c-di-AMP riboswitch aptamer (ydaO/yuaA leader) from uncultured Rossellomorea sp., 123 nucleotides, folded computationally. The organism belongs to Rossellomorea, within Bacteria.
[in-house]
């Protein structure tokens, strides 16, 4: 100086702005994983036990088929931006803890970490 990312700026150093995320009404949407026992006219509801990696969040980081592919998604190629082509890289990790749909008011939280690229054409 640039890249991924919300992760920057100001400050009298208490905080503030900005950006980002979560929870949270009406309306709308949704309506309990399985098995067994009990219950019952038969069922259902309910109750009990057993089994199960229930459910959800940030993020592009997912889906399918099967042991290697496909579909799909994300980034970079230096003035900014859009489109097309080309090249190249990524599809992780972490968190909540049985619980959360959307969601006005309102409430709460984050501002890290890690890296080093220099194609073409048109607007």
């Nucleotide at each position: 100086c640039g890249c991924u990312g919300a992760a920057u700026c100001c400050g009298u150093c208490a905080g503030g702005a900005a950006c980002g995320g979560a929870g949270g009404a009406u309306c709308c949407a949704a309506a309990g994983g399985a098995u067994u026992a009990u219950g019952u006219u038969u069922a259902a509801a309910g109750u009990a036990a057993u089994c199960a990696u229930g459910g959800g969040g940030u993020g592009a980081a997912g889906c399918c088929a099967a042991u290697u592919g496909g579909c799909c998604g994300g980034g970079a190629g230096a003035c900014u931006u859009c489109u097309a082509c080309c090249u190249u890289c990524c599809g992780a990790a972490c968190c909540c803890g049985u619980c959360a749909g959307c969601u006005a008011a309102c409430u709460c939280c984050g501002u890290a970490a890690g890296c080093g690229u220099u194609g073409u054409a048109g607007g």
Source information:
The sequence is in RNAcentral, with records from MGnify. The coordinates come from a structure-prediction model, not an experiment, and the mean pLDDT is 80.